Small-subunit ribosomal RNA from a Thermodesulfobacteriota bacterium, 1544 nucleotides, folded computationally. NCBI's taxonomy places the organism under Bacteria, Pseudomonadati, Thermodesulfobacteriota. Its Rfam family is "Bacterial small subunit ribosomal RNA". The prediction has a mean pLDDT of 84.
[in-house]
RNA sequence: AUGAAGAGUUUGAUCCUGGCUCAGAGCGAACGCUGGCGGUAUGCUUAACACAUGCAAGUCGAGCGAGAAAGUGGCUUCGGCCACGAGUACAGCGGCGGACGGGUGCGUAACACGUGGAUAAUCUGCCUUCAGGUCCGGGAUAACACUGGGAAACUAGAGCUAAUACCGGAUAAGACCACAGGUUCCAUGGAACCAGGGGUAAAAGGCGGCCUUCGGGCUGUCUCCUGAAGAUGAGUCCGCGUCCCAUCAGGUUGUUGGUGAGGUAACGGCUCACCAAGCCUAAGACGGGUAGCCGACCUUAGCGGGUGAUCGGCCACACGGGGACUGAGACACGGCCCCGACUCCUACGGGAGGCAGCAGUGGGGAAUCUUGGGCAAUGGGCGAAAGCCUGACCCAGCAAUACCGCGUGAGGGAUGAAGGCCUUCGGGUCGUAAACCUCUGUCAGCAGGAACGAUGGGUCUCCGUGCUAAUACCACGGAGACUUGACGGUACCUGCAAAGGAAGCCCCGGCUAACUCCGUGCCAGCAGCCGCGGUAAUACGGAGGGGGCAAGCGUUGCUCGGAAUUACUGGGCGUAAAGGGUCCGCAGGUGGCCUCGUAAGUUGAAUGUGAAAUCUCAGGGCUUAACCCUGAAACUGCAUCCAAUACUGCGGGGCUUGAGUCCAAGAGAGGUUGGCGGAAUUCCCGGUGUAGCGGUGAAAUGCGUAGAUAUCGGGAGGAACACCAGUGGCGAAGGCGGCUUUCUGGACCAAUACUGACGCUGAGGCGCGAAAGCGUGGGUAGCAAACAGGAUUAGAUACCCUGGUAGUCCACGCCCUAAACGAUGUCAACUGGUUGUUGGGGAUUUAUUUCUUCAGUAACGAAGCUAACGCGUGAAGUUGACCGCCUGGGGAGUACGGCCGCAAGGUUAAAACUCAAAGGAAUUGACGGGGACCCGCACAAGCGGUGGAUGAUGUGGAUUAAUUCGAUGCAACGCGAAAAACCUUACCUACCCUUGACAUGUCCGGAAUCCUGCAGAGAUGCGGGAGUGCCCGAAAGGGAAUCGGAACACAGGUGCUGCAUGGCUGUCGUCAGCUCGUGUCGUGAGAUGUUGGGUUAAGUCCCGCAACGAGCGCAACCCUUGUCAUUAGUUGCUACGAAAGGGCACUCUAAUGAGACUGCCGGUGACAAACCGGAGGAAGGUGGGGAUGACGUCAAGUCCUCAUGGCCCUUAUGUCCAGGGCUACACACGUGCUACAAUGGGCGGUACAAACCGUUGCGAUCCCGCGAGGGGGAGCUAAUCGGAGAAAGCCGCUCUCAGUUCGGAUUGCAGGCUGCAACUCGCCUGCAUGAAGUUGGAAUCGCUAGUAAUCGUGGAUCAGCACUGCCACGGUGAAUACGUUCCCGGGCCUUGCACACACCGCCCGUCACACCACGAAAGUCGGUUCUGCCCGAAGUGGUUGAGCUAACCCGCAAGGGAGGCAGGCUCCUAAGGUAGGGCUGGUGAUUGGGGUGAAGUCGUAACAAGGUAGCCGUAGGGGAACCUGCGGCUGGAUCACCUCCUUU
Repeated sequence: AUGAAGAGUUUGAUCCUGGCUCAGAGCGAACGCUGGCGGUAUGCUUAACACAUGCAAGUCGAGCGAGAAAGUGGCUUCGGCCACGAGUACAGCGGCGGACGGGUGCGUAACACGUGGAUAAUCUGCCUUCAGGUCCGGGAUAACACUGGGAAACUAGAGCUAAUACCGGAUAAGACCACAGGUUCCAUGGAACCAGGGGUAAAAGGCGGCCUUCGGGCUGUCUCCUGAAGAUGAGUCCGCGUCCCAUCAGGUUGUUGGUGAGGUAACGGCUCACCAAGCCUAAGACGGGUAGCCGACCUUAGCGGGUGAUCGGCCACACGGGGACUGAGACACGGCCCCGACUCCUACGGGAGGCAGCAGUGGGGAAUCUUGGGCAAUGGGCGAAAGCCUGACCCAGCAAUACCGCGUGAGGGAUGAAGGCCUUCGGGUCGUAAACCUCUGUCAGCAGGAACGAUGGGUCUCCGUGCUAAUACCACGGAGACUUGACGGUACCUGCAAAGGAAGCCCCGGCUAACUCCGUGCCAGCAGCCGCGGUAAUACGGAGGGGGCAAGCGUUGCUCGGAAUUACUGGGCGUAAAGGGUCCGCAGGUGGCCUCGUAAGUUGAAUGUGAAAUCUCAGGGCUUAACCCUGAAACUGCAUCCAAUACUGCGGGGCUUGAGUCCAAGAGAGGUUGGCGGAAUUCCCGGUGUAGCGGUGAAAUGCGUAGAUAUCGGGAGGAACACCAGUGGCGAAGGCGGCUUUCUGGACCAAUACUGACGCUGAGGCGCGAAAGCGUGGGUAGCAAACAGGAUUAGAUACCCUGGUAGUCCACGCCCUAAACGAUGUCAACUGGUUGUUGGGGAUUUAUUUCUUCAGUAACGAAGCUAACGCGUGAAGUUGACCGCCUGGGGAGUACGGCCGCAAGGUUAAAACUCAAAGGAAUUGACGGGGACCCGCACAAGCGGUGGAUGAUGUGGAUUAAUUCGAUGCAACGCGAAAAACCUUACCUACCCUUGACAUGUCCGGAAUCCUGCAGAGAUGCGGGAGUGCCCGAAAGGGAAUCGGAACACAGGUGCUGCAUGGCUGUCGUCAGCUCGUGUCGUGAGAUGUUGGGUUAAGUCCCGCAACGAGCGCAACCCUUGUCAUUAGUUGCUACGAAAGGGCACUCUAAUGAGACUGCCGGUGACAAACCGGAGGAAGGUGGGGAUGACGUCAAGUCCUCAUGGCCCUUAUGUCCAGGGCUACACACGUGCUACAAUGGGCGGUACAAACCGUUGCGAUCCCGCGAGGGGGAGCUAAUCGGAGAAAGCCGCUCUCAGUUCGGAUUGCAGGCUGCAACUCGCCUGCAUGAAGUUGGAAUCGCUAGUAAUCGUGGAUCAGCACUGCCACGGUGAAUACGUUCCCGGGCCUUGCACACACCGCCCGUCACACCACGAAAGUCGGUUCUGCCCGAAGUGGUUGAGCUAACCCGCAAGGGAGGCAGGCUCCUAAGGUAGGGCUGGUGAUUGGGGUGAAGUCGUAACAAGGUAGCCGUAGGGGAACCUGCGGCUGGAUCACCUCCUUU
């Protein structure tokens, strides 16, 4: 100096683990909406799919021969000829170039690429430099003309001709070949230098100038030949690096090496013959899949991860496959041959073609441009040059595809306009925003000017230098003139006019910046994750407003990041995923102390390289930026070399502490093998003996009179070894238990001696490995899967019982898995302690004492660690070495494949698909058919009921036009309703009204009001009559109140939502609880306090205590009742005979006080709180009763008391009215009444209350009636009068156990009362009638004292009444509580939990249905690959070559030779065929399990002791979860016992 951020989501809450998701950056992108300008870039990522058309590689006449035409001019005998055109065009021979440039990424996992080396194993056209040379000859052949074939492409024959085409010869080296000698250097065997002889081996000319004897010569230049060197380019080899799969583990026959030969520019099995049998591979061969590699690009703090577009380097390819030719270079994109597929032409005989060049077309695809201009520049080919060619390139066009820049205006402007939206109706907001005023002029528009790119090239003229004999020529340099621009009249500059032409997209629940209204109503829809939407949605859709970015904005896809979520940097494995069941051990990894050497690793310096571009920095150029230019730095790498030597490695030497060995002693259920023993079970025989035994919760099956069980004696057989026995011992683990014998392994301790690092770990590998299971053969007493029977149960394929077979046992052989667990790999070192115990040793003691040491085995705990729980010298602490394993849940330890197994099965081990969690520890609750303690009329002990009957009342049900509505376990059901005949009334039927029955406001008219007729069921409609008040004002008139009318705002609703609410209420529960502040503990949720010991009715009080205090509750304060006192007495009371009058002592009334506080005594207790007993007292431990109801729970109840948000109705869901209904009735339930009788009924007599009510009322005395009642009306607005007679009780009489003199239902008749009206549907009275019922099944309710039981009295509502209800009042007046085991409810502590909507919880599996992906499958269709064989194009090589043959040789010639060609044969070989395999993909009737789905079906397996503790392995069984057997685990609750630790 650079430089690193997190969040949401599992839970009631917490911490952790862990996945999913988001915020960032990027893109050759695409899609949606939108779109002003410019600059710079970029633009088929898919079909290496197929291609119409045009163009993309030609050039050279200064290598060569030949050579038009159109046209023009001239001539003409009109046939034509000549000249120009023109030595031009077109073509040919020849040279150079078509191997560059351009495209694409198929193939390729490879020396293809990158990097660094090697080439002493090589080549290199054009170019540069140097040395030398370029002589003499020869024969052909295209073009051309001629004759043919063919549709065409093309081609045959014979004939002529040239060359820088071809051939022969000369010359010749330092070149090449073989031979041979020396020196130096490097070391596969070569290189360099010096010197030797032999062999081989070259060419071509063109142009300019001068000269010429016209043959040629000289000269310049270019070209050519040979050699040497350079440069450039290329070939080859090597080290290192370079994707995934091991469910690819063995591969290979030219394979590996050698010898020889061939071949190549060159090494080499590159090829061939022979010989040997090697070579590669766990550091991953072989096989499969995928892929061009790199510079770099994206991302990242970095390490890394991903990518390989544009630009640059390399490679590969050119319709698919094969092949060679030419050439310096190719096995050749726009060359050739062949095979194949495809397309086109055809006269059907045969031919032609290859855009992965630039444009362009079709196709594919989400998707990618113009059939443009120009060679002006840069570059390339050819040429001496001019020049020609150049879809390379430079430009332009299209596309917001990306990056960068600019603009869409600026300043002022408050009546805060209009309008929109919201509103608490006041206002707020859009908003200085607009309008309006002033100003500016970028871009676009119009007009004018106008470049750089051209410092170059060419032509002409001139000058200079070089060359030369030369002032020619040529080359180089300079000056002048002329000429050359696709872009383009473009950039840029100037002027003109005008705010004029230029803003959208996404978002606004949290993450994440930004909020309201309306619509919708789990619908429509949204959604990246969590999740929104079921009538008040900031989450859907619209609007207003706001936020973000901006010519763009969003979405989708992909990459990196965040993700320390593969952890090298930088993670983990006791319980979250994760230690292999265990030991031995090869490879590998790793390794004690001292010393010497070396220098591989390591560290430092230097050199070379690390292309350019890119990135970074600096400077510069476009007005800026993007972009471009220049320079620096960097490229963290590789190689070479030098140095250092601490550490590691390697080599040498030594040491003893790690490891091991020898000697001695003791311990042990260590293993193996044979023998022996007693107890017990069962069976058999015999004796005694008789009716049962056995079994269970209770039973039954079973056994037994053919004699069981029981008991005694004898015998048989198998299996297991009580006590000892112990968180004791041994073993690597599994595991091991009577006694004894044989053989044998290991550990420990003590003390010497010895070896001298021999050690540790350990992938693969070898061995061992409970139980179950398998095979063969034995054995079988008990037990016991399966099975059978009996029970239980709704069922019971279970738990329980009776039997019972495999098996359990032995031998041999397999299997190889377990909760094979300490859920903790092995080894080593270090780090406070305490206690117990096992084995051994030492010291010590009077002691069976104490101390100490090594090795084990337990408990508790310091530091430290841990998410917590916990671990804690036996670590889960601090470190080191090595191995194994993990990476979200499910799918799944499954499928497929491989290996193993007789089988069962084991081992290795995925994916599709699906979810947003799954999980660990701990916390608070709730819950438990968990535990401890405590309370309550909870049980028990009692008394009386209900459940049976009749009727009453409420509810359900069913019915109905309606039977209005609500309340529904406790906590609905004599409840709302403290009064349904009408009214009430909300319901039904029918008839009416529409500003309305009711409220407010405006206008008009009339006061109000009263009487009355007609129609109608009534509401209502149509009429008649009487009548004018109050206030102001002189009057006119106005006002208040009221009635009627009109229109509009509005009224109205017992319509919906109690799950939108207020208020009120019920309930747990008058239960003793519920919380807070501060402090402390814990990462945290939370805990503590509030727990504990006592005590209480009580979280009441006391004590203790990291707590100390406080609040709401409890208690008290209030009312009432019980005692007394004081005060006050009318209507009360009263000692005065009554009344009047008096009095206020008593009763009473009603006001104020006193009194009770565990205060006193004794005891118990911790000396406390408190409890027990006692005294006194009217009352004693809250004296009795009431009011009073904490935090909260039940979305408890109520929108029909009331209030109220929202929604709904508005000539009706409102209002009025008549009648009906709420009173109905096969039935079921709740609550009360009356009874069933003698503790009673009836009759007569007689005594004693309290509280309450009364003027629309209570209503006395009196009269009438059997009575209900009627008449009448005194008194009373009530301590005065009235209701009013209390009843049970008491005293007598009667009835005598019966369906009755019990009981009163039902029914009939006759009456009474209220009321407009008692039919549906009131109450009462009299007479008559006289039902069920004889104490009530299972079950269930209330009550603990003035209580239960029983008896009557009053009141509210009310015209009357259902009331037997409810509320209140008094009279008489009991029994029982041992006690807390059990039922119910509650409180507190503790424990388990998979529950938290909290057990009415959670949750498992089959089955049925739908959808999805996957596996198997008779097969079937492809792809790819291998092996054998067949066939075999083109072509190189080989061979043959009797056919053909110009150059050279021989020969006079004919001819022959050499050489060559055609043709034949042959090796190899593409494609093809055939047979059989491997791998892989698609599909497949059917089938298998899996996943997901709304409230389906069956059960209840798991979570609490989950009601049989659960789970693991294995085996059998069963609709299913599962059950059972055997062995194992605690990741089991509860109780008891033992041991140990801590404290005292």